[in-house]
RNA sequence: GCCGGAGUGGCGAAAUUGGUAGACGCGCCGGACUCAAAAUCCGGUGGUGGCGACACCGUGUCGGUUCGAGUCCGACCCCCGGCA
Numbered sequence: 001g002c003c004g005g006a007g008u009g010g011c012g013a014a015a016u017u018g019g020u021a022g023a024c025g026c027g028c029c030g031g032a033c034u035c036a037a038a039a040u041c042c043g044g045u046g047g048u049g050g051c052g053a054c055a056c057c058g059u060g061u062c063g064g065u066u067c068g069a070g071u072c073c074g075a076c077c078c079c080c081g082g083c084a
Stems, first nucleotide, its partner, number of pairs: 001083005007077001010026003019067001027045006046057004060076005
C1' cells in the first nucleotide's frame, strides 16, 4: 500500500427485510430471606433538563440518501485478520 471483518448503556451481547434502540446475561442500587452474611428470589438501572407530567439527545466521527438509518452510500479514526 491492497483486501476482508468489527466498533451499540459501566462490561459482554441482541436488534441483518430500513419501521418502538439496548432484549438477554454480568455489574450496580433498593427490598425480601438470615442472628448476621453468602446463595437464592423480587423490583429498578443510557445521558441532559424539569418539582412533575414530559421534552431533547444518544449505536466510533463527520456528511449523504430516505417520510424514517444501528442497518444503505461516501470520507475519516481505531481494532483484528489476510496479501504484498
A computed fold for an 84-nucleotide RNA from an uncultured Legionellales bacterium, annotated as transfer RNA. It matches the Rfam family "tRNA". Model confidence (mean pLDDT): 81 of 100.